[in-house]
RNA sequence: UGCGAGCUGGUGCAACCAGGCAGCACAUCCGACUCUGGAUCGGAGGAUUGAGGUUCGAAUCCUCAGCUCGCAG
Numbered sequence: 001u002g003c004g005a006g007c008u009g010g011u012g013c014a015a016c017c018a019g020g021c022a023g024c025a026c027a028u029c030c031g032a033c034u035c036u037g038g039a040u041c042g043g044a045g046g047a048u049u050g051a052g053g054u055u056c057g058a059a060u061c062c063u064c065a066g067c068u069c070g071c072a073g
Base pairs, nucleotide, nucleotide: 001072002071003070004069005068006067007066010026011025012024013023020056028044029043030042031041032040049065050064051063052062053061
């Protein structure tokens, strides 16, 4: 430099193909339980890499940019 893949809470992943209320687990916080802690149970907060475009509607489709990984040179 070229090509390909990927980017979603603190972490790991769904939802993307085929546009329609962003979900699950762990972690964190609060509460219940307990003499205390742990375990268990209930609840809460927290995210679509950025900028444009298409559309009634975009995490999803298109363009550009950024970052990460792989391959080639």
Molecule: transfer RNA
Organism: Micromonospora sp. AP08